[in-house]
Annotation
A computed fold for a 72-nucleotide RNA from Brachybacterium sp. SW0106-09, annotated as transfer RNA. The RNAcentral record of the sequence draws on ENA. The source organism's lineage runs through Bacteria, Bacillati, Actinomycetota, Micrococcales and Brachybacterium. It matches the Rfam family "tRNA". Its mean pLDDT, the model's own confidence on a scale to 100, is 82.

RNA sequence: GCCUUCCUAGCUCAGCAGGCAGAGCACCUGGCUUCCACCCAGGCGGCGCGGGUUCGAACCCCGCGGGAGGCU
Numbered sequence: 001g002c003c004u005u006c007c008u009a010g011c012u013c014a015g016c017a018g019g020c021a022g023a024g025c026a027c028c029u030g031g032c033u034u035c036c037a038c039c040c041a042g043g044c045g046g047c048g049c050g051g052g053u054u055c056g057a058a059c060c061c062c063g064c065g066g067g068a069g070g071c072u
Stems, first nucleotide, its partner, number of pairs: 001071007010025004019055001027043005048064005
């Protein structure tokens, strides 16, 4: 330098044909308990960045950035 692939919540990952962004864990609040833990209820919080296509983009296209693998 080229090719492939990945980037979604604090972490691990779903979301497989474009149509309401989700789960588990963590964290916070309340309940339960003499207290803690467990357990129960609720809450917080995100599509790497910039453009394009589209009525509509996490999803398609282009560029950039970052990770992994391969070729030279």